[in-house]
RNA sequence: AUAACUCGCUUUGUGUGGGCUGCAUUCAGGGAAACCUAAAUGUGAUUACCUCUCAAAUUCGGGGAAGCCGUUAGCAUGGUGAUCCCGAGCCAAGCCAAAGGAAGGUUAAAUUUCCAUUGGAAGGUGUAGAGACUCGAUGGGAGGCACCCUAACAGGAAAGCUGAGGGUGAAGGGAGAGUCCAGACCGCAAACUGGUUAUCCA
Numbered sequence: 001a002u003a004a005c006u007c008g009c010u011u012u013g014u015g016u017g018g019g020c021u022g023c024a025u026u027c028a029g030g031g032a033a034a035c036c037u038a039a040a041u042g043u044g045a046u047u048a049c050c051u052c053u054c055a056a057a058u059u060c061g062g063g064g065a066a067g068c069c070g071u072u073a074g075c076a077u078g079g080u081g082a083u084c085c086c087g088a089g090c091c092a093a094g095c096c097a098a099a100g101g102a103a104g105g106u107u108a109a110a111u112u113u114c115c116a117u118u119g120g121a122a123g124g125u126g127u128a129g130a131g132a133c134u135c136g137a138u139g140g141g142a143g144g145c146a147c148c149c150u151a152a153c154a155g156g157a158a159a160g161c162u163g164a165g166g167g168u169g170a171a172g173g174g175a176g177a178g179u180c181c182a183g184a185c186c187g188c189a190a191a192c193u194g195g196u197u198a199u200c201c202a
Stems, first nucleotide, its partner, number of pairs: 005019005022043005028037003049144006059088006067080005089125003095120004100115004129181001131180005145169006153163003193202003
């Protein structure tokens, strides 16, 4: 460096161990189903759904961890660590709720649109090589596409057939792409100090 991503070991052979993830099987739970969630075992590498939009918080703490390194006869212990999580606080856009303001509307209202406030759900931050900043996507939101399902509602003679509703389209962001910064090592050059007498050494 490469073998999806990632951290190791290595006899360097796409060998081998771990994390994460797909698939298959078994089992438990949810669901009407498609399917989802959790666990165990086995096994493997195939390049991608599209468009628009958001870029904020980036803080304080805590727990787990294979492997590797140091010490050790060993037990053990210190370090490092892919990475799995938790509590408090905080957060852009979109969403939900509350009570307001404005526009529009009305006999008066209501429905509607916009604005800022407060609260909330999901998600995020916390979680980079110490770290700073910019951009986006594999991230948040909206719409669409392909495939799968049909409990309710509407249509239909019937067929998920149509509206509609639900699901699937893996992971890699514990810093991805970059600019800076930091640390270790290698090469080259210069200055200073000391030694030495000198094509040298620290």
A computed fold for a 202-nucleotide RNA from Synechococcales cyanobacterium PMM_0073, annotated as Group I catalytic intron. The source organism's lineage runs through Bacteria, Bacillati, Cyanobacteriota, Cyanophyceae and Synechococcales. It matches the Rfam family "Group I catalytic intron". Gene Ontology term of the family: Group I intron splicing. On this family, see Cech, Annu Rev Biochem 1990: "Self-splicing of group I introns". The family has 12 seed sequences and 5,602 matches in Rfam 15.1. The coordinates come from a structure-prediction model, not an experiment, and the mean pLDDT is 75. It was read from a public genome assembly, where an Rfam model found it.